Annotation:
A computed fold for a 168-nucleotide RNA from a Bacillota bacterium, annotated as Lysine riboswitch aptamer. The model forms 98% of the base pairs in the Rfam consensus. Its Rfam family is "Lysine riboswitch aptamer". Rfam describes the family as follows. Riboswitches are metabolite binding domains within certain messenger RNAs that serve as precision sensors for their corresponding targets.
């Protein structure tokens, strides 16, 4: 040196991912809150039970007229932290009376980004996510090549060094 099985360190793809701050937009003259007015018994507290607050001193709607927002999404820019980074599904746990949301733990799916489509969730939205399916481009390895490329494959990977145990 070589081969197998580990352990640990530093990297790589790219309009990479993911939080935070600014900012103007859009939410939106929209909820709300004051006045009228029509209207006459319900309204709210995430849903359903319970339980509670408002209401015939006028509820819910709706109409005008006066004031007038914020949250999540998204885009720019700038910051840290990173490369299963991160998302997403399925159960299982916590909180609960059950669900939902929130957070956790164990599995499945995606190597990145873009575009299209179809139908459902979420949303104020045709914006944008998620799931599904397809094109398209583009790292990484493997195997094949007429050396142009082609097929495949999945991040528990790739690429560097590094160290342990066995084997000849």
């Nucleotide at each position: 040196g070589g081969g197998u099985a580990g352990a640990g360190u530093a990297g790589a793809g790219g309009c990479g991912c993911a939080a935070a701050a600014u900012a103007g937009a859009u939410g939106a003259g929209u909820a709300g809150u004051c006045a009228g007015g029509u209207g006459g018994a319900g309204g709210c507290c995430g849903g359903c039970g319970g339980g509670g607050c408002c209401g015939u001193u006028g509820a819910a709607a709706c109409c005008u007229g006066a004031u007038g927002a914020a949250a999540g999404g998204a885009u720019a820019u700038u910051u840290u932290g990173c490369c299963g980074a991160a998302g997403u599904u399925g159960g299982g746990g916590u909180u609960u009376g059950c669900c939902a949301c929130a957070c956790u733990c164990c599995g499945g799916c995606u190597g990145g980004u873009a575009c299209c489509g179809a139908a459902g969730a979420u949303g104020a939205a045709u914006a944008a996510u998620c799931c599904c399916g397809g094109u398209a481009c583009u790292g990484u390895c493997a195997c094949c090549u007429u050396c142009g490329g082609g097929u495949g494959a999945a991040g528990a990977g790739c690429u560097a060094u590094c160290u342990u145990g066995c084997c000849a």
NCBI's taxonomy places the organism under Bacteria, Bacillati, Bacillota.